[in-house]
RNA sequence: CGAGUGGAACAUACGGCGGCGGGGCGGCAUUGCGUUCGCUCUGAGGAAAGUCCGGGCUUCACAGGGGCAUGGUAACUGCUAACGGCAGCCGGGGGUGACCCCAGGGAUAGUGCAACAGAAAUAGACCGCCGGGUUUCGGCCCGGCAAGGAUGGAAAGGCGAGGUAAGAGCUCACCAGCGCACUGGCGACUUUGCGGCUAUGUAAACCCUACCAGAAGCAACCUCCGUAUGGGACAUAUGCGCUGCCCCGCGCGUCCCGGAGAGGGCGUGAGCCUUGCGGCGACGCAAGGACAAGAUAGAUCGUCGUUUAAUACAGAACCCGGCUUACGGUCCGGUCGUUUU
RNA sequence: GCCAUCUUAGCUCAGCAGGUAGAGCAACGCAUUCGUAACGCGUAGGUCUGGAGUUCGAACCUCCAAGAUGGCUCCA
Repeated sequence: CGAGUGGAACAUACGGCGGCGGGGCGGCAUUGCGUUCGCUCUGAGGAAAGUCCGGGCUUCACAGGGGCAUGGUAACUGCUAACGGCAGCCGGGGGUGACCCCAGGGAUAGUGCAACAGAAAUAGACCGCCGGGUUUCGGCCCGGCAAGGAUGGAAAGGCGAGGUAAGAGCUCACCAGCGCACUGGCGACUUUGCGGCUAUGUAAACCCUACCAGAAGCAACCUCCGUAUGGGACAUAUGCGCUGCCCCGCGCGUCCCGGAGAGGGCGUGAGCCUUGCGGCGACGCAAGGACAAGAUAGAUCGUCGUUUAAUACAGAACCCGGCUUACGGUCCGGUCGUUUU
Repeated sequence: GCCAUCUUAGCUCAGCAGGUAGAGCAACGCAUUCGUAACGCGUAGGUCUGGAGUUCGAACCUCCAAGAUGGCUCCA
């Protein structure tokens, strides 16, 4: 210098003028609300997004009874309010490497599927090899074999030697896989040894095992004012209501037209910053500090100046922890290659 | 804001416990007719919304993304 890799913080800086949302104080006012004026404080994100997971919160028949279904997760040990998240570790895979990826339980519980090709798809013999018989010497018949060929994603351990009529784990060494014992580890697993000789793939097919799950969602829901509170049709269970289906039980509505106020929920929170301690780490504990959007047609903007220059993705709508996706430049630590010293 | 469903030929839809995708209408050609339409015969047209994964193999199974459609409160 180039390529690649892991991580961190920031995301239009500073100032002037003007505008908009919210809180507080004050003036006007007898008082209160509201309006208006003035002062002051404050005002989007790392993803606010997708709504893919997990929770808080709220309501429902306080989660009605019985039966059958259903959905999710998947090595191990921890962290956490919880999780399908995170950390560490194990096993497997990729990369020269830094490093990265894995829905990573079970295929001897059972069932299904494996199109086409191929003789045969979970068991088999087309070509072939070998033995015997026969022959019109081209072959044909009977039997043995599964090493070689051919098909396929896959042909039932691999390779070498012995063995044989030809062959074959038939026998042996090594390797792979399975089981048992042993060493180390909390554990997944692993070191070493022994054994029999072999077991197709697919569970992001049904299924089995273990664990988890009541449902709906702030347009949830609660309160107030009481007239916006109306008109019409259907229905008395065959419909709707605690997710699916059936039975029992409980409650009552459904559709069309028309019309429609206010407040709470709503931001002090499993939250944030700093320091110390414990832990490899995720994280936990203690002390101190600050209060930092809350709209309801929905506020964050415009303009001018300075610096080399102010740029991407993108706008809160009940809240929080994650994941995923979109995206700008900056800084730091490793790695590989090339060149120079 | 929240929830649900869907995306296959030009249009409307099938296809699904995975094996190489079809129907109707439309289009084009032939035939018929003096000519046109209909009827009849035939033909073409698809990366199954995009990407990744599982699998020998994906329209179908799983994940991520994009787009489209529908529904919700009160009077009650």

Notes
This is a predicted complex of two RNAs, RNase P RNA and transfer RNA, with 417 nucleotides together. It holds a member of the Rfam family "Bacterial RNase P class A". Its family is annotated with ribonuclease P activity, dimeric ribonuclease P complex and tRNA processing in the Gene Ontology. It is annotated as a ribozyme. Model confidence (mean pLDDT): 77 of 100.